Predicted 3D model of a 1507-nucleotide RNA (small-subunit ribosomal RNA) from a metagenome. The RNAcentral record of the sequence draws on SILVA. Rfam family: Bacterial small subunit ribosomal RNA. Gene Ontology terms of the family: ribosome and structural constituent of ribosome.

RNA sequence: UUGAUCCUGGCUCAGAACGAACGGUGGCGGUGUGCCUAUUACAUGCAAGUCGAGCGGUAUCCGGACUUGUCCGGAGAGAGCGGCGGAAGGGUGAGUAAAGUAUAGACAACCUGCCCUUGAGAGGCGGAUAACAAUCUGAAAAGAUUGCUAAUACCGCGUAAGAUAGAUGCGAUGCCUGUUGCAUCUAUGAAAGUGGGGGACCUUAGGGCCUCAUGCUCAAGGAGGGGUUUAUAUCCUAUUAGCUAGUUGGUAGGGUAAAGGCCUACCAAGGCAAUGAUGGGUAGCCGGCCUGAGAGGGUGAACGGCCACACGGGCACUGAGACACGGGCCCGACUCCUACGGGAGGCAGCAGUAAGGAAUAUUGGGCAAUGGGCGCAAGCCUGACCCAGCGACACCGCGUGAGUGAUGAAGGUCUUCGGAUUGUAAAGCUCUAACACGCAUUAAGAAGGGUAGAUAUCGGAUAAUGAUAUUUAUUCGGACAAAGGUGCGAGAUGAAGCCAUGGCUAACUCUGUGCCAGCAGCCGCGGUAAUACAGAGAUGGCGACCGUUGUUCGGAAUCACUGGGCUUAAAGGGCAUGUAGGCGGUUUGUUAAGUUGGUUGUGAAAUCCCAUGGCUUACCCAUGGACAGCCAGCCAAAACUGACGGACUUGAGAAUGGUAGGGGGGAGUGGAACUCCUGGUGGAGCGGUGAAAUGCGUUGAUAUCUGGAGGAACGCCGGAGGCGAAAGCGACUCUCUGGACCAUGACUGACGCUGAGAUGCGAAAGCCAGGGUAGCAAACGGGAUUAGAUACCCCGGUAGUCCUGGCUGUAAACGAUGAGCACUAGGUAGGGGGCGCAAGUUCUCUGCUAAGCGAAAGUAUUAAGUGCUCCGCCUGGGGAGUAUGGUCGCAAGGCUGAAACUCAAAGGAAUUGACGGGGGCUCACACAAGCGGUGGAGCAUGUGUUUAAUUCGAAGCAACGCGAAGAACCUUACCUGGGCUUGACAUAGCAGGAUUAUCGUAUUGAAAGAUGCGAGACGCUCUUCGGAGAGGAACUGUUACAGGUGUUGCAUGGCUGUCGUCAGCUCGUGCCGUGAGGUGUUGGGUUAAGUCCCCUAACGAGCGAAACCUUUAUCUUUAGUUGCCAGCGGGUAAUGCCGGGGACUCUAGAGAGACUGCAUACGUUAAGUGUGAGGAAGGUGGAGACGACGUCAAGUCAUCAUGGCCCUUAUGCCCAGGGCGACACACGUGCUACAAUGGUCAGGACAAAGGGAGGCAAAGCCGAGAGGUAGAGCAAAUCUCAAAAACCUGAUCUCAGUUCGGAUUGAGGGCUGCAAUUCGCCCUCAUGAAGCCGGAAUCGCUAGUAAUCGCAGGUCAGCCUUACUGCGGUGAAUGUGUUCCUGAGCCUUGUACACACCGCCCGUCUAGCCACCGAAGCAGGGGUAGCCUGAAGUCACUGGCCCAACCCGUAAGGGAGGGAGGUGCCCAAGGAAGCUUUUGUGACGGGGACUAAGUCGGAACAAGGUA
Repeated sequence: UUGAUCCUGGCUCAGAACGAACGGUGGCGGUGUGCCUAUUACAUGCAAGUCGAGCGGUAUCCGGACUUGUCCGGAGAGAGCGGCGGAAGGGUGAGUAAAGUAUAGACAACCUGCCCUUGAGAGGCGGAUAACAAUCUGAAAAGAUUGCUAAUACCGCGUAAGAUAGAUGCGAUGCCUGUUGCAUCUAUGAAAGUGGGGGACCUUAGGGCCUCAUGCUCAAGGAGGGGUUUAUAUCCUAUUAGCUAGUUGGUAGGGUAAAGGCCUACCAAGGCAAUGAUGGGUAGCCGGCCUGAGAGGGUGAACGGCCACACGGGCACUGAGACACGGGCCCGACUCCUACGGGAGGCAGCAGUAAGGAAUAUUGGGCAAUGGGCGCAAGCCUGACCCAGCGACACCGCGUGAGUGAUGAAGGUCUUCGGAUUGUAAAGCUCUAACACGCAUUAAGAAGGGUAGAUAUCGGAUAAUGAUAUUUAUUCGGACAAAGGUGCGAGAUGAAGCCAUGGCUAACUCUGUGCCAGCAGCCGCGGUAAUACAGAGAUGGCGACCGUUGUUCGGAAUCACUGGGCUUAAAGGGCAUGUAGGCGGUUUGUUAAGUUGGUUGUGAAAUCCCAUGGCUUACCCAUGGACAGCCAGCCAAAACUGACGGACUUGAGAAUGGUAGGGGGGAGUGGAACUCCUGGUGGAGCGGUGAAAUGCGUUGAUAUCUGGAGGAACGCCGGAGGCGAAAGCGACUCUCUGGACCAUGACUGACGCUGAGAUGCGAAAGCCAGGGUAGCAAACGGGAUUAGAUACCCCGGUAGUCCUGGCUGUAAACGAUGAGCACUAGGUAGGGGGCGCAAGUUCUCUGCUAAGCGAAAGUAUUAAGUGCUCCGCCUGGGGAGUAUGGUCGCAAGGCUGAAACUCAAAGGAAUUGACGGGGGCUCACACAAGCGGUGGAGCAUGUGUUUAAUUCGAAGCAACGCGAAGAACCUUACCUGGGCUUGACAUAGCAGGAUUAUCGUAUUGAAAGAUGCGAGACGCUCUUCGGAGAGGAACUGUUACAGGUGUUGCAUGGCUGUCGUCAGCUCGUGCCGUGAGGUGUUGGGUUAAGUCCCCUAACGAGCGAAACCUUUAUCUUUAGUUGCCAGCGGGUAAUGCCGGGGACUCUAGAGAGACUGCAUACGUUAAGUGUGAGGAAGGUGGAGACGACGUCAAGUCAUCAUGGCCCUUAUGCCCAGGGCGACACACGUGCUACAAUGGUCAGGACAAAGGGAGGCAAAGCCGAGAGGUAGAGCAAAUCUCAAAAACCUGAUCUCAGUUCGGAUUGAGGGCUGCAAUUCGCCCUCAUGAAGCCGGAAUCGCUAGUAAUCGCAGGUCAGCCUUACUGCGGUGAAUGUGUUCCUGAGCCUUGUACACACCGCCCGUCUAGCCACCGAAGCAGGGGUAGCCUGAAGUCACUGGCCCAACCCGUAAGGGAGGGAGGUGCCCAAGGAAGCUUUUGUGACGGGGACUAAGUCGGAACAAGGUA
């Protein structure tokens, strides 16, 4: 995620953090922090020098002498020789998965400049060389030759040992090699001066000598630093499973400071690996940092420790230390200079530049402090460092004012127009001055150094210089810094924004927009009333920041150690045997690996935490404490685990005797059926289906009988029965063989369980080879069905199915439930075995139930309960069990098995509905049985259609003789044309108001209207009766407004239709369920009915049903006028006409009557039902009104009302004419017919209910008639419309398009009305169309009904009325059933539906777009075995050439020793041809995801229509 629910499960959000970036905004300060990308390239400047107290000595300057260009004296840069330092400090993270790092160890295998302590020493010689000078080469860089010179430079000699090496002897000791002490002998084997001072003595007059300081040499020790090594820990990948030749070890040697295959020779064949070797990818490691309750997860910026690197690569030299960031050589790439010959360079130091990038600062100041190098020191150097600058990048702090102030100001916004809100907010009044600003003033960061004295101590010669400490005076000493502190001044003055406001999530209204523009973290908003877009107002949150993006942890128990799961949601391997591994029964002893306790060491500092203190507080800083480890050493314990011994029997196994069985393999046998063959009988069909056809059959089928052949399978028994590990196993007999169970308890003695890899078995289909083939039967052929039918159905039919041998290795291989062991109530119902006389016991199978568990369904000693052991597997859906790689296979294919991309779900169980070409029960003119119609004709009417307009609405049932109970004008809303503009109508304000209302009249015009002329009033108060005054109504003007049948029925009210007069729809309390919900309302009967009865975790109640109401059918009573007239009387041609009467009919008031009341039968003794009696009426008597919860966004804005929107000289209003009446055609509803049950003519009879005053109208008269005239009567039981018609009697017509039918048309009339042309009705005469009973289909009706006959009314001047609404007359047929069609109700079942089957949904194809895979190839990167070449350089050898120190020698020369050069091994870069891996690209091919309402079908979900 759902209509709702519970669960599983993913996605998303709220928190914290950041070396951040982006958008908007921006007052101040402190403290931190700032190239995460190109280990890309670098202009410029600086970043490592210093020492004259190691040395020679110059330019230059000063002084002097004079011979004026020379000498002497002093000072003395730069350069040079020499010493120390350039191995630190600083930067970066490319490489590195171990040669690194962290922790704990080891060195009995090592080194150590400067520093500290101790001991000893420093004798005597020698030869060179830079600088410098001269000459030369070169563009430069630089170099060559000759000559001169010094040293703390260099080299011998002597001396020395406690040093090194060797030998011998004697001890001590450890941890394997060993370590260590003493003694003796042999060999090797050091040094340097410089500065200050000074009494005696000596002197070449320099000094020696003495002394102090410093430096030097040897040796021992220390501190600190380094080297080597061990153990443990240290990312991902098995789609990397084998790797290794100096490789593993030994011996000998070399090499190193030092062990070692570190290197070499020889010998052996080892070493590593599933506890993951080797390979690939990624990565500096740690203290820490972020997050988290923790465990963990992420990370390794800044600070600190270690490592690695310094343009890419290689190499060594020097040195205590380097294979050296600002040293050297070589190769390479790049850049620069060049005279083209040759040279120079290395910012991953600090700034800075370019480039890259979303992105990261100044070419700053200073050595004042801290620290470093050199120096005796002063001092010099120090881009380390201290500061400043830039950046809201982060954290912390402060401010943008405080109090008062209601007329609740103005303005804004909203509004129900009353008001509300912004809001004490502002203004106003009274205060304050922290920050910023101005002026003034003043600290800390500073300790020291120099010079000159003084005192004390040490050393020295009773000295001086000197060293150390204290002290006095003086001098030098701050980059930061125009900062900080303090005081004063002025004035609220200089200082607020950002995001959000549908839910999550605090905060709501208006306007605009109209699925557009846009928003969005997820769900989702927007299609004319948007709290979701945009703006505004208001509100909420945070605040110098706010929001967005990115990343990490959290929430996420969503990888589960703490702390998850696997029947159905993802997940148990198809089954077994068994290797490694993991785990393991009882008892005892030893040990001490695990374990536990104690102690010691260490776990750097910083950080975190706690406490205290310092900055005005905080951040920050300081001091102290605490914390931190699978760490290590030592001591101890011995329960448990382990190890090693001893013992045991219950686990396991073995033995003996039994039992059951479709367990397995092989061989043989049997009967039924089937097909085929032979023969007989027989004679026209058989077969098959929903129906058919193909097929077979007169050459004889099917059917039937005899005989024969063949292959496959084994009926009944047969069963929620048996056996097997699973797959699986079914006729009978024999044979071989596996397992299980029971009994016995004299055997072994833990031998066990599980089981990664591995091995075996493994249905069906399939494959290979050879057989076999009766039946069945993929493919295939034919026949049907169908829109199609590559299917379902039918007729055939080949592989295959069967056997032998081999392969495949998969299934919904399922109990969708791994194996083993133990434990946890019972009861009950069955089945199969064993033992037992029985009771009972044991093994096994299947049900119903408890607790518990579970999301529920369910499970429940056969666990899905409670525990233990081991294995396998899961982590959202799709992509996908796909691609690729590997591996297995003859192939088909199997096993292993991703990602990109995409979605916000996919899913499980259960609930309520709805639905089903699911089931059960029941009802209805639903069907059936009937009667009459429609559909065909003509006409009427409505709709479509057409039109300038044919006004508008209604659209399946539930629009279509509907709104319309009546369109010639009007109506009228439509069209054309002509006019009016406060308007045809309402209210109000203002102004005018005798030129006013009203009347008459003229012109124009179709009218409306427009423009004129004339006459011409009134009410009130006052009144002098002349008139005056204010004001009202009409009217005129003007302003607000009127008006709208304009739009939205999807904004609405009201009213209505429909399901449906169907029997349903709910509630309270209780109970059940985690919950949605259920129960009640189900069940058994019954009813028209949820009507009633019975049962019942339900008991009651409500809205509906029924009843109450009206009408009709019977009777009684009361009352009799306008109604009635039986009896009495009167009268007429006749009539209740009259007097009377109330009996009857009738009228209209009041009552009675019907309730299954009675009988009987059935039923449960009930409810009720059947039949009957009585009764006018009998089982709700007939009819009406009355319509539950709800459904259809059903209908109506054009009855009315109404929100929003729209028009305002027009979408309003008036007028004339036209239209609503059109007419190719199509449909609906009706009327009249087609005739004899009839037409026509003549005569005769019987209603009910209505209407009537601008009305109904009688009698009479006129007219063929419509009608005219007339006007009695009647506001009606009185008068009138008014004649009822079908019907009855008689006559005629005689089956014909007619004496049926009446359309159409012509002529003449009548009536209504201003007006009948478009467009009325009626009458008369004439005309006389179609039509002879209606295809498919379809409608109504169950009794006073259908059918048929007329009458009346409303609307209305008239009427298109054949419509509608009522009224009566005549008056049937059929059914007593529920199979089917349609609709409905209840129960149940399935569901992937919930907009609810007009549902959902699958696949191909077409179009677009996205990512991926394959691919002939093409291009680039990495790695690599072997081969070639081989720079620099170490090492080795050589060294005929060269050489001062030492030796021999007078010398020449020789020797020792060294070098140039050469050769060899190794080796960087390079070369050629391979291999491997990875990336990009690639014509074309392939599937996948997503898109609009495309196309074709209809696979799945219901029995989804073939489960």